[in-house]
Source information:
The RNA shown here (Bacterial RNase P class A) has 358 nucleotides and comes from a Gammaproteobacteria bacterium. The prediction has a mean pLDDT of 75. The organism belongs to Gammaproteobacteria, within Bacteria.
RNA sequence: AGAGUCGGCCGGGCAGCCGCUCUUCAGUCUUUCAGAUUGGGGGGAGGAAAGUCCGGGCUCCAUAGGGCAGGGUGCCAGGUAACACCUGGGCGGCGCGAGUCGACGGAAAGUGCCACAGAAAAUAUACCGCCCCCCGCAUUACUUUGGGGGGGUAAGGGUGAAAUGGUGCGGUAAGAGCGCACCGCGCCUGUGGCAACACAGGUGGCAGGGUAAACCCCACCCGGAGCAAGACCAAAUAGGAACCCUUAUAGGUGCGGCCCGCACUGGGUUCGGGUAGGUUGCUUGAGGCGCUCGGUGACGGACGUCCCAGAUGAAUGGCUGUCCUCGACAGAACCCGGCUUACAGGCCGACUCUCACU
Repeated sequence: AGAGUCGGCCGGGCAGCCGCUCUUCAGUCUUUCAGAUUGGGGGGAGGAAAGUCCGGGCUCCAUAGGGCAGGGUGCCAGGUAACACCUGGGCGGCGCGAGUCGACGGAAAGUGCCACAGAAAAUAUACCGCCCCCCGCAUUACUUUGGGGGGGUAAGGGUGAAAUGGUGCGGUAAGAGCGCACCGCGCCUGUGGCAACACAGGUGGCAGGGUAAACCCCACCCGGAGCAAGACCAAAUAGGAACCCUUAUAGGUGCGGCCCGCACUGGGUUCGGGUAGGUUGCUUGAGGCGCUCGGUGACGGACGUCCCAGAUGAAUGGCUGUCCUCGACAGAACCCGGCUUACAGGCCGACUCUCACU
């Protein structure tokens, strides 16, 4: 200098004017509760507020304990309130490397499935080829060659994503773990490691291919619904209960003056449920920041410090000036921890590879 890997951070700045919402202080007004209004101070979206995919808190309902069903998770150890998340490690794939990706338990418990091609896709199997034997078949240079029949063979060819361990030597009629060496695999023992696992030695010729995000088996975990949860206050109308009063041809209400007429109907008080509406839940929390200690790390502990949106037709905006690199994806709605997805551009740190020079 070029190419690349991983981690962290920012997400237009400044100023002026006018608003919106929450809160606090002071004043004024309404009779109090509370509210309105004026002025001053303070706070006011995100790294993803998103998708609502996991996990938890909180609330109500259910619940002795255990099991079944159903769902989820799935190498090991740790972290955490918990997780499908994170950290460290193991194994496997990719990369020269820094690194990165992996639903990564079990296929000798059982069942199912494996398109096309191919002889055969799993109680195995012989299409071509190779080898042996027979023919009272043909041919002939008498050795063969071809044909038919019986048998052996998984070395070679061919099919396929996948064909019953691989390579080599021996062996054989030809072959074959048939025998041997090495590699691979199973089992046993030992060593290291908490473990996953690794390594070493011995042993068995070697076991029946794949598929479990197919059923299934094994181990572990899981009650349901969700802030429109839930709690409180509480009109009008209708209905309910209790008590009191009146007996009902009266009285009351309506047909807006009155009378007649017509229609409906016992009257009053209190209480409780409950609708509209209002209040609450609502933001101090597994919290942020700084420093320090323990730990490889995720994270945990101690100390100090800070309070940092809380709306409910739902606020966080508009205009102007100025500067620059001319500004992406996008907006809370009970709250947290994750994952995933979207994102103009910029900054910082650690590391790897190649080339050149000293």